[in-house]
RNA sequence: AGAGUUUGAUCCUGGCUCAGCGCGAACGCUGGCGGCGUGGCUAAAACAUGCAAGUCGAACGGCAAAGUCGUAGCAAUACGGCGAGUAAGUGGCGAAAGGGCGAGUAAUGCAUUUCUAACGUGCCCCGAGGUUCAGGACAGCCCGUCGAAAGACGGGAUAAUACUGGAUGACACCUCCGGAUCGCAUGAUCUGGCGGUCAAAGGUUUACUGCCUCGGGAGCGGGAAAUGUCCUAUCAGCUAGUUGGUGAGGUAACGGCUCACCAAGGCUUAGACGGGUAACCGGUGUCAGAGCACGGCCGGUCGCAUCGGGACUGAGACACUGCCCGGACUCCUACGGGAGGCUGCAGUAACGAAUAUUCCGCAAUGGACGCAAGUCUGACGGAGCGACGCCGCGUGCAGGAGAAGCCCCUCGGGGUGUAAACUGCUGUCAGGGAUUACCAACACAAUGAGGAGUCCCAAAGGAAGAGACGGCUAACUCUGUGCCAGCAGCCGCGGUAAUACAGAGGUCUCGAGCGUUGCGCGGAUUUAUUCGGGCUUAAAGGGUGCGUAGGCGGGCUUGUAAGUGCCUUGUGAAAUCCCACAGCUCAACUGUGGAACUGCUUGGCAGACUGCAAGCCUUGAGGUCGGUAGGGGUCGCUGGAACAGUUGGUGGAGCGGUGAAAUGCGUAGAUAUCAACUGGAACGCCCAAGGCGAAGGCAAGCGACUGGGCCGAUUCUGACGCUGAGGCACGAAAGCGUGGGGAGCAAACGGGAUUAGAUACCCCGGUAGUCCACGCCCUAAACGAUGCAUACUAGAUCGCGGAGGCUCUGACGCCCUCGUGACCGAAGCCAAAGUGCUAAGUAUGCCGCCUGGGGAGUACGGUCGCAAGACUAAAACUCAAAGGAAUUGACGGGGGCUCACACAAGCGGUGGAGCAUGUGGCUCAAUUCGAAGCAACGCGAAGAACCUUAUCCAAGGCUUGACAUGCACGGAUUAGGCCGGCGAAAGUCGGCUGACGCUCUCACGAGUGGAACGUGCACAGGUGCUGCAUGGCUGUCGUCAGCUCGUGCUGUGAAGUGUCGGGUUAAGUCCCUCAACGAGCGAAACCCCUGUCGUUAGUUGCCAGCGAGUCAUGUCGGGGACUCUAACGAGACUGCCGGUGUCAAACCGGAGGAAGGCGGGGAUGACGUCAAGUCCUCAUGGCCUUUAUGCCUUGGGCUGCACACGUGCUACAAUGGUGCGGACAGAGCGAAGCAAGACCGCAAGGUGGAGCAAAUCGCACAAACCGCACCCCAGUUCAGAUUGGGGUCUGCAACCCGACCCCAUGAAGUCGGAAUCGCUAGUAAUCGCGGAUCAGCUACGCCGCGGUGAAUGUGUUCCUGAGCCUUGUACACACCGCCCGUCAAGUCAUGGGAGCU
Repeated sequence: AGAGUUUGAUCCUGGCUCAGCGCGAACGCUGGCGGCGUGGCUAAAACAUGCAAGUCGAACGGCAAAGUCGUAGCAAUACGGCGAGUAAGUGGCGAAAGGGCGAGUAAUGCAUUUCUAACGUGCCCCGAGGUUCAGGACAGCCCGUCGAAAGACGGGAUAAUACUGGAUGACACCUCCGGAUCGCAUGAUCUGGCGGUCAAAGGUUUACUGCCUCGGGAGCGGGAAAUGUCCUAUCAGCUAGUUGGUGAGGUAACGGCUCACCAAGGCUUAGACGGGUAACCGGUGUCAGAGCACGGCCGGUCGCAUCGGGACUGAGACACUGCCCGGACUCCUACGGGAGGCUGCAGUAACGAAUAUUCCGCAAUGGACGCAAGUCUGACGGAGCGACGCCGCGUGCAGGAGAAGCCCCUCGGGGUGUAAACUGCUGUCAGGGAUUACCAACACAAUGAGGAGUCCCAAAGGAAGAGACGGCUAACUCUGUGCCAGCAGCCGCGGUAAUACAGAGGUCUCGAGCGUUGCGCGGAUUUAUUCGGGCUUAAAGGGUGCGUAGGCGGGCUUGUAAGUGCCUUGUGAAAUCCCACAGCUCAACUGUGGAACUGCUUGGCAGACUGCAAGCCUUGAGGUCGGUAGGGGUCGCUGGAACAGUUGGUGGAGCGGUGAAAUGCGUAGAUAUCAACUGGAACGCCCAAGGCGAAGGCAAGCGACUGGGCCGAUUCUGACGCUGAGGCACGAAAGCGUGGGGAGCAAACGGGAUUAGAUACCCCGGUAGUCCACGCCCUAAACGAUGCAUACUAGAUCGCGGAGGCUCUGACGCCCUCGUGACCGAAGCCAAAGUGCUAAGUAUGCCGCCUGGGGAGUACGGUCGCAAGACUAAAACUCAAAGGAAUUGACGGGGGCUCACACAAGCGGUGGAGCAUGUGGCUCAAUUCGAAGCAACGCGAAGAACCUUAUCCAAGGCUUGACAUGCACGGAUUAGGCCGGCGAAAGUCGGCUGACGCUCUCACGAGUGGAACGUGCACAGGUGCUGCAUGGCUGUCGUCAGCUCGUGCUGUGAAGUGUCGGGUUAAGUCCCUCAACGAGCGAAACCCCUGUCGUUAGUUGCCAGCGAGUCAUGUCGGGGACUCUAACGAGACUGCCGGUGUCAAACCGGAGGAAGGCGGGGAUGACGUCAAGUCCUCAUGGCCUUUAUGCCUUGGGCUGCACACGUGCUACAAUGGUGCGGACAGAGCGAAGCAAGACCGCAAGGUGGAGCAAAUCGCACAAACCGCACCCCAGUUCAGAUUGGGGUCUGCAACCCGACCCCAUGAAGUCGGAAUCGCUAGUAAUCGCGGAUCAGCUACGCCGCGGUGAAUGUGUUCCUGAGCCUUGUACACACCGCCCGUCAAGUCAUGGGAGCU
């Protein structure tokens, strides 16, 4: 000292929350010792029991109990003496202190400073004087009576320092007469004189003490004044002893303190009266301070003592443990009466979250009494209980390998951690024992409740926890859990990878404590007095003016000294806080001294400033005079246009209204039109960024009355001013009352439309109202969302009103000045937007208002109103925000510009039919899985009969496994082949045979070893789950033109600029301008194919010329010219010309050219979006599975079919079909292959096999097309589904479930509803050919190839999508957004309610 939290991000406003300190605390977990403190905050509710105020025999009468002596007596006991002592009693002092508590009290209190000339004072101190004579009683005691008791009554005797009378007496007191001094005054003090009045007590002893009077002192009290002392105005008026006077009473004393009379006062917005709360202060907590909160312990004051009242005694009380009365409560009772008061110390029960021992002692300090010894003292000194607080100490110290355990792990290791064990050492505290400096001093002696000091012993032994670890905030991992359980101070965590839940390990913080809760202050500058806040838009300027109180106020001079400053006097108790020193071993704690106590007060000085008094001034303000503009106001009169109505004329079918209509009006004559008349309201053009007014507001013309402004003046007054709480007045529209008026318009209402509905928007009607007069209402986005006044602080421009100057005059122009209204803008200000001499700048004065959002401008109360309602104005509860300005996006049934087969123009389709194929659905033992708008659906499938093939189904089987690696053991048995049993196969069982490397050996053979095999262990395996844990790959926006960066600049910042603007482009392509200058990823280019030419090369390709040959063919010799092949080059660049354009980029036209403005096509896909798709290509985290979710096998399924959709094929025919004949491609493929000629078959195909690893041979006849012929518009010579029969081929095998051929059969279908798709040129359309996959094929699919070969595009209004600029936004998971109201079950409150009681 700050931090978190509103947003996608930003700045601001603003609330909420946290970190700090504190506590008379409580609660949770834990707990070794000591010191010093502290401890009923709740029920000022109630209390059992004990104790807390007595003492004096040196005041007195007397002597009970106990003691001692004597006598009597056996003894009990009785009597007498003694002195100590003394219950009860008289008397004295004390009991008014000490101790407790805070109910009441907002002033009768308290604090500070003064006053008392208006007062008192026992005990104590000092001084002066005195202390005489006498008397009578009452207790105790004795006797008697009453009563349960408490107690009471009667009679008798008695002492005193008790009581009474007399004497003496003053410097005392009173009256009267003087003098002096002093005081603000009543008056005070001193002093002289006459007169009057009042006193006493003795005791013990030899020295004191007591008593009385007077004076003084100390200390302590009574009383008074000023100032200060909480909240509330939703309390605005209060008061009859009330305010004052005179007199009297009363008191120690002033006083309405009390009383009688008189007067009518007194208090109050500077808050009376009322309500609420509260003892006050020194101080305490916090705080930088100012403040804020508090007043427990300690100290001072006050108040109280069961509640209320009263007096008595006394120096002192209206008296905590005195008295009397009344009330409540408790207890006793013989029912007649009595007793009691813990807010003293303990203690009880109760209340409560919560607060201690019915302890010890008068040893110390202090108090009462006493001559004293001493007695009493729950004051006090101590101990006990409670971690309640503060302080101190300890739970060990040193060495010691990196053990185990636990945790984590990338499996390498890391952490716990020198921590433990182990070795050595020490001895605090607790424990045991011994001892005595000190608290202890009274003249000496004696005296310790409790504490304390010193020494010795033993042994690491008896002594650590709590909270936290997502951010704030210091400290991180694993496991479990799976929006569950839970956490949470705020933000927020938890929906399968949770550092936020729970456990564990680890870590951090503090430590005999640690956390939680509550409360206070702080942070909060968030009530802002503090250079310590604001009010245009965040909360906040009153709707406007006039003006009262109040606040503030121009220039000069003099005085004064209230404020102010300096010095000073007294006070501000002690304690506390601070400083220094000192005492307990330190500290806490305590002592001594100092400082401080920021305050009040006394006196003096100063005289600037403010105030006050006096005088003067003119610039503020006002007046006067002369001009001047104006929808300023009120009243009256008048006018034209329009509208509506009425009457009459013309006219004859519609009018009106709308997006389109209808309701409505009209043959009873509308609309239209002409004329006349009637009526009410509003005043076009002028009219403006214009004028006037305080605001609301004000507009035809004229008149009357009237308010204000502005300009000018060598005019007057002389601060007369500014603001303005209350108050008063004005105050749009709507609304209200009474009476008029009513053309048009028009809430409500009626009707017609619209619509899902339409209590709306649109249309036809229409009443209040709108208008006038008078009276109310008093609100508004009453706004410049900006209170009024004054001064100062750059300019530019325009308008309105006035004065002046310059040009000879004038128009006009220019200059200057005052007022007023606008706009731009410097500085400044502002969160920014903005504002900027009309301030939101710089200052001053005064008023109003604000303090998070909602609840709520609501409820209640009050005032006003006829009412409607207005003004004033809360709380409970609830939220972590609500907001302002600006930024970037996204969005808009906002705007501008521009693209795209987006639309339009055009061609052909789909949607209808049949079939194919994919999907949904249904079905099934199973119909494996995935894909889901575009961007899933002839998609993964470029080949499901078995295989493929999957946790698809049924069934059978295997378990280190179908596959990989490692280890251990076994042993030559194996692998392979053959045969056999079971079996559907897989598999399993049995028999025979029997390999391989190396070494040795001629060989036989032997040895050994690797792989294999078997057994076992590690492990394999999974198309199991999660594409929302991932990599990679892909789709899509989109081949769209965008997306960014560096530096600089602008902005507080998010961010902007660059990338905007003007042109241009297919393009952020290029050019120009420009606070930008550059750059990157994209676009383009580089790459491939194709189009032209050249060069090189010339076989398998080619054949012009030459030659040879054939029925024929580049067949052969040759040739490289051509085509072609395939490699390298050339070519095109807006290069050239003209025009347009900014001397640009570029565009348009042209030349040349095979090709022209990107020549055509392909590959190539920026930052990113969709948690898009894929865990079933692959890879991979986590989870799951392990005689199974793995592996093998047989069979089935993936092909199932009331149905729906997508994508296709074939058609519906004559631009066609059929038959016959004829012509022309390109690109591919071929050895488990392509297969020619030939022969057989109607055909599919078969037989056979030449040739060909291919520019050589083959697939391979291209088809549309051309020619000829037939068909003649029909379900056909169209179309070919379906079905029957017969075949061919592939394959282990075509039943489920292949393709093809032939014969027969010949279905729907005659161009397709709503809707919808593709395509801009070698394109669409149409025609065939090839290939991948593949044994074969459900291919009509896909990927390629060539042949034939169009139409249209005027254009960008609309639909869809996209780009850029701009605008609005309360959206930002971003319009599939946000958000408002009603409504369910259930519950509560209030009102109504047939009724019931």

Overview: The RNA shown here (small-subunit ribosomal RNA) has 1397 nucleotides and comes from uncultured Phycisphaera sp. Model confidence (mean pLDDT): 84 of 100. The RNAcentral record of the sequence draws on SILVA. It matches the Rfam family "Bacterial small subunit ribosomal RNA". The source organism's lineage runs through Bacteria, Phycisphaerae, Phycisphaerales, Phycisphaeraceae and Phycisphaera.